[in-house]
Molecule: transfer RNA
Organism: Oriolus oriolus
């Protein structure tokens, strides 16, 4: 330098043929339970879906560029 894949919550990851409000587990906070912890149960908070642009009535999803990471080739 070229090609591939990925970028979604604090962390690890789902998701969709484009359709009204984006989810799980762990972690965090609260409540219950207990003599008290742990475990367990319930609840809650937490997201400009990497950035910008395009297409569209409508984009997390499609297209382009850029950024960053990974793998391969040279």
């Nucleotide at each position: 330098g070229g090609u591939u894949u990925a970028u979604u919550a604090g962390c690890u990851c789902a998701g969709u043929g484009g359709g009204u409000u984006a989810g799980a587990g762990c972690a965090u906070g609260g409540u219950g339970c207990u003599g008290a912890u742990a475990a367990c149960a319930c609840c809650a908070a937490g997201g400009u879906u990497g950035u910008g642009g395009g297409u569209u009535c409508a984009g997390u999803c499609c297209c382009c560029a850029c950024a960053c990471a990974u793998a391969c080739c040279a």